[in-house]
RNA sequence: AUCGCUUCUUUGGGGAUUGGUGCAAUUCCAUACCGACGGUAAAGUCCGUGAGCCGCGUUUGCGGUUGAAUAGGUGAAACUCCUAUACCGACGGUAAAGUCCGGAUGUGAAAAGAGCGAA
Numbered sequence: 001a002u003c004g005c006u007u008c009u010u011u012g013g014g015g016a017u018u019g020g021u022g023c024a025a026u027u028c029c030a031u032a033c034c035g036a037c038g039g040u041a042a043a044g045u046c047c048g049u050g051a052g053c054c055g056c057g058u059u060u061g062c063g064g065u066u067g068a069a070u071a072g073g074u075g076a077a078a079c080u081c082c083u084a085u086a087c088c089g090a091c092g093g094u095a096a097a098g099u100c101c102g103g104a105u106g107u108g109a110a111a112a113g114a115g116c117g118a119a
Stems, first nucleotide, its partner, number of pairs: 002118004007114005016031001018030003032099002034089002036049004044087002052065005069085005091102003
C1' cells in the first nucleotide's frame, strides 16, 4: 500500500432583516435566494441511497410510499461542463410556507481516522 470486519471516534442540509395588498401573510402577488450522500465527464431534475410520511412490530427492525428538464454547443466520453429557457421541494403550526416556528442539542445515507483480521 491492498482487501475484509463494522468494534470505536469525529464529521455529516442550504436559503427573504426585500417591495405590494390586507385587520392579519418572511405563507398570497411581485422580485430574490437555496440544493444532503454514493455512482457516472464535475448532476436539486439520470441511476441508486438517506431524512420525512403511512402500516406492522416495538429493544434493533420489516414492508410500502416519496418531487422536478428540455434545446443548442464543445468533446473520445457530459440528460453532469458551457449558453438559453424551464421546473421541483415531507410532516405539524399559522392568512395558504422549499426559505418562518416546531418535532430536532433528533435521525441519517455517507466521509475521514483509529482498531482488529487476511494474504

Predicted 3D model of a 119-nucleotide RNA (FMN riboswitch aptamer (RFN element)). Model confidence (mean pLDDT): 81 of 100. The sequence was found by an Rfam model in a public genome assembly.